The prediction has a mean pLDDT of 84.
This is a predicted structure of a 113-nucleotide RNA (c-di-AMP riboswitch aptamer (ydaO/yuaA leader)) from a soil metagenome.

[in-house]
C1' cells in the first nucleotide's frame, strides 16, 4: 500500500491500562395480514449449496462467492465453495427490544469499452 469480511470513524475521562458516548455499517428477536412447517426435530451467521460416482480418500457436473491495484462492466486468467453457533425454540413482520464492529491474508498485478 492492497485483499477477504458488517467488523470503521469521531469525541470525553484517564499518566497508562482502560471506561464511556455518538455517528456509520452489520446481525437477531418481535403484530396484523398472508404463508408454511414439525413429531424423520427445528433454527441462525456465512458465498460456502444441490446432483452423480466411489468402501474411502476423493473426482465430475451445476449453482453460488472472491481477486485480476483509479472506478464500473465485459472477455480472458487465477482461486474459494468452510467453519461455528442456538438447544426443543424463533416464517414474514410496523411499533418496539437486543447484539457485533472481529479475525485472517497479499507483493508489483492481462485486454477492451
Nucleotide at each position: 500500500c492492497g485483499c477477504c469480511g458488517a467488523g470503521u470513524c469521531u469525541c470525553u475521562c484517564g499518566c497508562a491500562a482502560g471506561a464511556g458516548a455518538g455517528a456509520g455499517c452489520g446481525g437477531g428477536g418481535g403484530a396484523a395480514c398472508c404463508a408454511a412447517c414439525u413429531c424423520u426435530g427445528g433454527g441462525g451467521u456465512g458465498a460456502a449449496u444441490g446432483g452423480c460416482g466411489g468402501c474411502g480418500a476423493c473426482g465430475c457436473c451445476a449453482g453460488g462467492g472472491g481477486c485480476u491495484a483509479c472506478c464500473u462492466u465485459u472477455c480472458g486468467g487465477c482461486c474459494c465453495u468452510a467453519a461455528c453457533c442456538c438447544g426443543a425454540c424463533a416464517g414474514c413482520u410496523a411499533a418496539c427490544c437486543u447484539c457485533g464492529c472481529a479475525g485472517g491474508c497479499g507483493u508489483a498485478g492481462g485486454a477492451a469499452a
The model forms 92% of the base pairs in the Rfam consensus.
Its Rfam family is "c-di-AMP riboswitch aptamer (ydaO/yuaA leader)". Gene Ontology terms of the family: regulation of gene expression and cyclic-di-AMP binding.